[in-house]
RNA sequence: AGUUGGCCAGACCGUCGCUGUUCGUUCGGAUGCAAAUCCGAAUGGGCAGAGGAAAGUCCGGGCUCCGAAGAGCAGGAUGCUGGGUAACGCCCAGACGCUAUAAGCUGUCCGCGAGAGCGGCGGCGAAGGCGAGGAACAGGGCCACAGAGACGAGUCGCCCUUCGUGGGUCAAACCACGUUGCGGCGGGUGAAACGCGGCAACCUCCAUCCGGAGCAACACCAAGUAAGCGGACGAUGACGCUGCUCGCCGAGUCCGCGGGUAGGUGGCUUGAGCGUCGUGGUAACACGGCGCCUAGACGAAUGACGGCCAUAGGACGCGUCAUGCGCGUCCCGUAACAGAACCCGGCUUAUCGGCUGACUUC
RNA sequence: CGGGGCGUAGCUCAGCCUGGUAGAGCAUCUGCUUUGGGAGCAGAGGGUCGGAGGUUCGAAUCCUCUCGCCCCGACCA
Repeated sequence: AGUUGGCCAGACCGUCGCUGUUCGUUCGGAUGCAAAUCCGAAUGGGCAGAGGAAAGUCCGGGCUCCGAAGAGCAGGAUGCUGGGUAACGCCCAGACGCUAUAAGCUGUCCGCGAGAGCGGCGGCGAAGGCGAGGAACAGGGCCACAGAGACGAGUCGCCCUUCGUGGGUCAAACCACGUUGCGGCGGGUGAAACGCGGCAACCUCCAUCCGGAGCAACACCAAGUAAGCGGACGAUGACGCUGCUCGCCGAGUCCGCGGGUAGGUGGCUUGAGCGUCGUGGUAACACGGCGCCUAGACGAAUGACGGCCAUAGGACGCGUCAUGCGCGUCCCGUAACAGAACCCGGCUUAUCGGCUGACUUC
Repeated sequence: CGGGGCGUAGCUCAGCCUGGUAGAGCAUCUGCUUUGGGAGCAGAGGGUCGGAGGUUCGAAUCCUCUCGCCCCGACCA
């Protein structure tokens, strides 16, 4: 000087609130002879209370239902090699290809300068970055414009060559024009010019994987009504098991109009969980010991105010050659992106600032 | 919370699947016509396809990320 990971995401105190839970007190209700238990409300105390992305919903899984989760085709996804994992399009290691620049070094270059040198332009220059990187002799398709020619072959110019005509000469040599060619060379066009071309983020082939829907899944309780009207399909098998075919099931299904409720409980947070130590492994990660419990709301809680300190920012003063740096005083008052909604593992995107590790070059 | 779709001229849309020229209608402007206007006729201008990156010689079109907008989904009978 550059690159790349990991961690944190203001601290403390006071007052008043919110959500959950737990322990009491009071009141009400239910059961009961009673003791007591359960439910609800109010109130008091204790404890806990957003994120690294809670986001986008882009992948993968758990969970739940679809009649058992079936077969083939279609369709979709992935794509070096090996490993990790519940799984993945993720992660780790290795190989290969492409590629950038910092400090620094440097140039027969340019400008300034008396010179030393300075500036510009260019070159070199590491860790690193990127790779949807299988196959283009299995096949199809595309390659605009330009160019003679774009994957079929083809001939613009020159040379060589075949043949013909004309000129030339006594005859030739030679010259001009046309013509032949698995012939040679070259300029030019273009991203690419004949080379088993390029394109598979065109179809395709190969290998591997994939059933569908999603917590508004699903289960239960309560309340309430017109358990209504019209149409379509249906035992010649509807509906359902994503599309098609088979196979399965076996009686209602769908649409429109009209009506009712807009309440409660479970699912719901103990989990592929977190911390720490040890062992194995290059690593991702695995195994074992010990310890810990860390939001579950639904009109959707996680906040407001005050004090004080530290950070960022601002003003002034002092020191210093210095607009920088350091110190002091004062102001400001938390300051980036942003907020759980069934739960995890990833990726991507947004992000003020701080701490810290590693690598490389000089 | 979950699922699906759209973004191209001032407005409404086509083109995208199958990559090479960005188009249509209405609107705007100019000229003709008319005493003037409207209508009509002729002509012109106006876009870098929501934004960024990638694949490719070449991207509105293919892929990825991102921004904005729209639609559907409560339960009972």
Background
Predicted 3D model of RNase P RNA and transfer RNA as a complex of 439 nucleotides. Model confidence (mean pLDDT): 77 of 100. Rfam match: Bacterial RNase P class A. Its family is annotated with ribonuclease P activity, dimeric ribonuclease P complex and tRNA processing in the Gene Ontology.